[in-house]
SAM riboswitch aptamer (S box leader) from Algoriphagus ornithinivorans, 96 nucleotides, folded computationally. Its mean pLDDT, the model's own confidence on a scale to 100, is 79. RNAcentral holds the sequence, with entries from MGnify. Taxonomically the source falls in Algoriphagus (Bacteria, Cytophagia, Cytophagales, Cyclobacteriaceae). RNAcentral records the identical sequence in 2 taxa.
């Protein structure tokens, strides 16, 4: 910087001890212990492996659509808000 995916799937225990969910804005999690960090298990996107799967490895993930909105276009609405859809922007993971 290229390029794919991104409405699916998958938790328990142990330490901590106040925050966490990328900015903001909603909104939710959360002393019935969250982030975080170890162990154990489980998912199965991508790589490796293998004639093909499977099996094993490596990354990676196991609240909510990448939680939703944010810019940009169309469609509807007693019309800038609300609504409903594409698109891009960012972001995450995997591969170079």
């Nucleotide at each position: 910087c290229u390029u794919a995916u991104c409405g699916a799937g998958a938790a328990a225990g142990a330490c901590c001890g106040a925050g966490g969910g990328a900015a903001g804005g909603g909104c939710c999690c959360u002393a019935c212990g969250a982030c975080g960090u170890c162990u154990u298990a489980g998912c199965a996107a991508c790589c490796u492996g293998u004639a093909a799967u499977c099996a094993a490895g490596g990354u990676g993930c196991u609240a909510a659509c990448u939680c939703c909105c944010g810019u940009u276009c169309c469609g509807g609405a007693a019309a800038u808000g609300c609504c409903g859809g594409a698109a891009a922007a960012a972001g995450a993971u995997g591969a170079g």